The prediction has a mean pLDDT of 83.
A computed fold for a 75-nucleotide RNA from a Candidatus Saccharimonadota bacterium, annotated as transfer RNA.
Taxonomically the source falls in Candidatus Saccharimonadota (Bacteria, Bacteria candidate phyla).
The RNAcentral record of the sequence draws on ENA.
It matches the Rfam family "tRNA".
[in-house]
RNA sequence: ACGGGCGUAGUUCAGUGGUAGAACGUCGGUCUCCAAAACCGAAAGUCGGCGGUUCAAAUCCGUCCGCCCGUGCCA
Numbered sequence: 001a002c003g004g005g006c007g008u009a010g011u012u013c014a015g016u017g018g019u020a021g022a023a024c025g026u027c028g029g030u031c032u033c034c035a036a037a038a039c040c041g042a043a044a045g046u047c048g049g050c051g052g053u054u055c056a057a058a059u060c061c062g063u064c065c066g067c068c069c070g071u072g073c074c075a
Stems, first nucleotide, its partner, number of pairs: 001071007010024004018055001026042005048064005
């Protein structure tokens, strides 16, 4: 330098145009002498940034940033 993949809740990930979700974790409750486990409930998101397409974008397009993989060039 070129090609490809990825970026979504604290963490790991789903969702591929039409209401943003799950598990784990955290917090509260029930239970218990206390705790754990179990069960019930809650909080937590500008969907990496900017722009575009569309009635409507996490999703499609462009660009930039970051991470990973591959190929190559120079010293």